[in-house]
């Protein structure tokens, strides 16, 4: 240089092909409730779509451009 895969809460993660409900789980963190205390259980809040642009009535999802990481080719 060229080609592929990936980017989503603080961490890990569905959700993308088939655009449509208030983005799902976990686990983190603040509060309750239980305990003599902690720990476990429990209730309940808090927080994300990698950037910029198009299409769409609507875009995490479809198009284009970048940028980042891994491979792999040269």
């Nucleotide at each position: 240089g060229c080609g592929g895969u990936u980017g989503u809460a603080g961490u890990a993660u569905a959700g993308c092909u088939u655009g449509g409900u208030u983005a799902u789980u976990a686990u983190g963190c603040g509060g309750g409730a239980u305990u003599g205390c902690c720990a476990a259980u429990u209730c309940u809040g808090c927080g994300a779509c990698c950037c910029g642009g198009g299409u769409c009535c609507a875009a995490a999802u479809c198009c284009c451009g970048g940028c980042a990481a891994c491979c792999g080719c040269a």
Model confidence (mean pLDDT): 81 of 100. The RNA shown here (transfer RNA) has 74 nucleotides and comes from Nitrosotalea sp. The same sequence occurs in records of 10 taxa. The organism belongs to Nitrosotalea, within Archaea. Rfam family: tRNA.